[in-house]
Context: one part of a larger RNA
RNA sequence: CGAUACUGAAGGAACUAGGCAAAUUACACCUGUAACUUCGGGAGAAGGGUGGCCUUUGUUUGGGCAACCAGAUGAAGGUGGCACAGAGCAGGGGGUGGCGACUGUUUAUUAAAAACACAGGGCUAUGCAAACUCAAAAGAGGACGUAUAUGGCCUGACGCCUGCCCAGUGCUGGAAGGUUAAGAGGAGGUGUGCAAGCAUCGAAUUGAAGCCCCAGUGAACGGCGGCCGUAACUAUGACGGUCCUAAGGUAGCGAAAUUCCUUGUCGGGUAAGUUCCGACCCGCAUGAAUGGCGUAACGACUUCCCCGCUGUCUCCAGUAUCGACUCA
Numbered sequence: 001c002g003a004u005a006c007u008g009a010a011g012g013a014a015c016u017a018g019g020c021a022a023a024u025u026a027c028a029c030c031u032g033u034a035a036c037u038u039c040g041g042g043a044g045a046a047g048g049g050u051g052g053c054c055u056u057u058g059u060u061u062g063g064g065c066a067a068c069c070a071g072a073u074g075a076a077g078g079u080g081g082c083a084c085a086g087a088g089c090a091g092g093g094g095g096u097g098g099c100g101a102c103u104g105u106u107u108a109u110u111a112a113a114a115a116c117a118c119a120g121g122g123c124u125a126u127g128c129a130a131a132c133u134c135a136a137a138a139g140a141g142g143a144c145g146u147a148u149a150u151g152g153c154c155u156g157a158c159g160c161c162u163g164c165c166c167a168g169u170g171c172u173g174g175a176a177g178g179u180u181a182a183g184a185g186g187a188g189g190u191g192u193g194c195a196a197g198c199a200u201c202g203a204a205u206u207g208a209a210g211c212c213c214c215a216g217u218g219a220a221c222g223g224c225g226g227c228c229g230u231a232a233c234u235a236u237g238a239c240g241g242u243c244c245u246a247a248g249g250u251a252g253c254g255a256a257a258u259u260c261c262u263u264g265u266c267g268g269g270u271a272a273g274u275u276c277c278g279a280c281c282c283g284c285a286u287g288a289a290u291g292g293c294g295u296a297a298c299g300a301c302u303u304c305c306c307c308g309c310u311g312u313c314u315c316c317a318g319u320a321u322c323g324a325c326u327c328a
Base pairs, nucleotide, nucleotide: 001323002322003321004320005319006318007317008316010314011313014312019309027051028050029049030048031047036041038157052079053078054077055076056075057074058073059072060071061070062069063068080084092307093306094305095304097302098301099299100298104116105115120155121154122153123152124151125150126149132141133140134139158294159293160292161291163224164223165222168221169220170217171216172215173214174213177212178211179210183206184205188201189200190199191198192197225243226242227241228240229239252286253283264280265279266278267277268276
């Protein structure tokens, strides 16, 4: 000087990105226990008290013929210690937001989460020699199943809900017309030949799917405006005009895991708060199964606050052991 343990006056988070680490708590019994709630929970909520040993005595379980042995439980009295769950083992607690309903799963070796999954919801395909997958095929899976089944995609308990747009892209349906390959067709032409012929080019017409076209479809991919004016102070603009669009964002939520300006403004908490909570709405650039908004319970998740507790700190000190170091 370090590692690992332990102790510490007064203070008690002033430390720090952050109470990281440490400390507190811890068992049993009695008592007592809030908001909220899906009535199950929350809950060991929180909080308070008791616990040794001795004496007397009540009740009782099992075994035993009995004597008695091994326990459980209550009442009263006494008594020692600083301390009686005397060591060890052995929950700190509470409040408020965010996200995800939950138990689960995951980056073997820097990520355990708000990511994945999930029950539930929806769309879509599939009538069985099923769709779909593997394979060159045979064949196999699906399934020794049969639409309350199976595959694909999205969402993600529960509660209240899920608005408008089919112009583009996709998908489904339609078949009148247009376009259109090979093929069919063969007007007509060319070469050659005396010719028959042989060879060759070839218009009209005909000719499938697809595309064009016509419809439907959003829990399909997706999208969901601008300018100007207006009320008897001012301000604001229920209202009007106009342009564009397929349609111009509904309910809800909103400086948010989304807000640039921004430490927005107001309120709360602090002596003091870029974080936090509650509001406002001017949403740079919220918004409804790419789900919207709530939500009890749950979480080695995450934000902020409080109580307790402490060497995290003010501010360091000491002890023990093992190293380092010095000497042999």
Notes: Predicted 3D model of a 328-nucleotide part of an RNA (large-subunit ribosomal RNA, domain IV) from Rickettsiales endosymbiont of Stachyamoeba lipophora. Lineage of the source: Bacteria > Pseudomonadati > Pseudomonadota > Alphaproteobacteria > Rickettsiales. The prediction has a mean pLDDT of 87.